[in-house]
RNA sequence: GGCCUCAUCGUCCAGUGGUUAGGACACAGGGUUUUCGACCCUGCAACGGGAGUUCGAUUCUCCCUGGGGCUACCA
Numbered sequence: 001g002g003c004c005u006c007a008u009c010g011u012c013c014a015g016u017g018g019u020u021a022g023g024a025c026a027c028a029g030g031g032u033u034u035u036c037g038a039c040c041c042u043g044c045a046a047c048g049g050g051a052g053u054u055c056g057a058u059u060c061u062c063c064c065u066g067g068g069g070c071u072a073c074c075a
Base pairs, nucleotide, nucleotide: 001071002070003069004068005067006066007065010025011024012023013022018055027043028042029041030040031039048064049063050062051061052060
C1' cells in the first nucleotide's frame, strides 16, 4: 500500500428503513434490614464525523477517523 471486519448508555451485549433505541452490570434516590450485604421500586445515561439515496437513515451506499485481522513490497 491492498483486502476484510468492527465502532450503540460509564462497561458489556442486543436491535431494526418509521420503536419512547432495549437488557445486564455499575451509578443515584427510595423501600426493607439493628448495620453491611442481598432483595424490591424508581431514575440517570448512547447510535464516531461528513456526504449521498429515501417521504423518512442508528439501519443502505461512499469518504474520513479510530480499533482488529489477512496479505504484498522494501529492508